The RNA shown here (Lysine riboswitch aptamer) has 166 nucleotides and comes from Acholeplasma laidlawii.
The source organism's lineage runs through Bacteria, Bacillati, Mollicutes, Acholeplasmatales and Acholeplasma.
The coordinates come from a structure-prediction model, not an experiment, and the mean pLDDT is 80.
It matches the Rfam family "Lysine riboswitch aptamer". Gene Ontology term of the family: lysine biosynthetic process. The family has 47 seed sequences and 3,224 matches in Rfam 15.1.
The model forms 100% of the base pairs in the Rfam consensus.
[in-house]
RNA sequence: AAUAUAAAUAGAGGUUGCGAUUAAGAAGAGUAGAGUGGGGAGCCGGUAGGCUAUGAACCACUUCAAAGGCAAAAAUCGCCGAAUAAAUAAUGAAGACAUUCAUUAUUUAUGGGGUUGUUGGUAAUACCAAUAACACUCCUACGAAAGUAGAGGAGCUAUUAUAAUU
Numbered sequence: 001a002a003u004a005u006a007a008a009u010a011g012a013g014g015u016u017g018c019g020a021u022u023a024a025g026a027a028g029a030g031u032a033g034a035g036u037g038g039g040g041a042g043c044c045g046g047u048a049g050g051c052u053a054u055g056a057a058c059c060a061c062u063u064c065a066a067a068g069g070c071a072a073a074a075a076u077c078g079c080c081g082a083a084u085a086a087a088u089a090a091u092g093a094a095g096a097c098a099u100u101c102a103u104u105a106u107u108u109a110u111g112g113g114g115u116u117g118u119u120g121g122u123a124a125u126a127c128c129a130a131u132a133a134c135a136c137u138c139c140u141a142c143g144a145a146a147g148u149a150g151a152g153g154a155g156c157u158a159u160u161a162u163a164a165u166u
Stems, first nucleotide, its partner, number of pairs: 001166003004162002007160005014080001017079006025070001033063006042051003046097002083110012111137002114134008138152001139150004
């Protein structure tokens, strides 16, 4: 000096980087529910079961919500495996069970956002998730350049430290 180390510190990508909180508002919806009249025995559920002649389904009129989700390329805060997803386990909540939701941990995958198609969730052409293609973009390697490749976040850049090796 170089290699190496899931080491430490500080940074970069994007003006639609990631996530959280707040919130006008749109939609949910003239829906569910309630009342009156008609009607006259079915209706709800994955199962168990439940509602109903003290009147089911359905029709007409009157009245009429809420939750989850979205939300100004807004504001504030935390950050750059930020975070997301799948599987497993534990805990908690709803439930009669099935199951669903949330949090944490482990393993695996994904560099980033966009457009389009398909599938699923959802009231929904919003939005979310997965997947494929397309170009754009960041990083690294090769290259004179144009470009090529992906071996890509446990990465990359800079600095520092260090057992061992050359």